[in-house]
Molecule: c-di-AMP riboswitch aptamer (ydaO/yuaA leader)
Organism: Micromonospora chaiyaphumensis
RNA sequence: CGCCUAAUCCCGCCGCCGGCCCGGUGGUACCUGGACCUCGGCGGGAGCGGGGGACCCACACGUUCCUCGGUGCACGACACCUCGGGGUGAAGCCGCCUCCGGCGGCCGGGCUCCUCGGCCCGAACCCGACAGCUCACCUCGUCGGCGUGGAGGAAA
Numbered sequence: 001c002g003c004c005u006a007a008u009c010c011c012g013c014c015g016c017c018g019g020c021c022c023g024g025u026g027g028u029a030c031c032u033g034g035a036c037c038u039c040g041g042c043g044g045g046a047g048c049g050g051g052g053g054a055c056c057c058a059c060a061c062g063u064u065c066c067u068c069g070g071u072g073c074a075c076g077a078c079a080c081c082u083c084g085g086g087g088u089g090a091a092g093c094c095g096c097c098u099c100c101g102g103c104g105g106c107c108g109g110g111c112u113c114c115u116c117g118g119c120c121c122g123a124a125c126c127c128g129a130c131a132g133c134u135c136a137c138c139u140c141g142u143c144g145g146c147g148u149g150g151a152g153g154a155a156a
Stems, first nucleotide, its partner, number of pairs: 001147004008046008018037002021034002023031003047142006057132001069081004084130001085127004092106006107122006
């Protein structure tokens, strides 16, 4: 400097080393104090991104009874777990195979010289029996991962 990602910007306070300035001492050294710069930590704000959350809509809707994931511990409270369900995300669906991995198709995503075309990706994690949409309202995140060039040092 560029790319993926919501993951950028601003303000305040505090603090270490260093740089810089002033002052003191006989001194190039040392000491004290202060402002600024760089860096770090904390807090706040803006922007961006996410979750929960009405009417209406959607789903469901003959009636009665029982049951309504697993474990602790037995209806419950509480706690843990994940097979049901759900969430962030592009990261899903289908078929086959020597089967958790591979191949192919459809579809989804990124980069680029973005038409054409070319090169890649389709992970991971979270909630904890539970959640449709959803004004007001409540609440959370602002990480991380790469590439190119230059400078210095080291190694082969």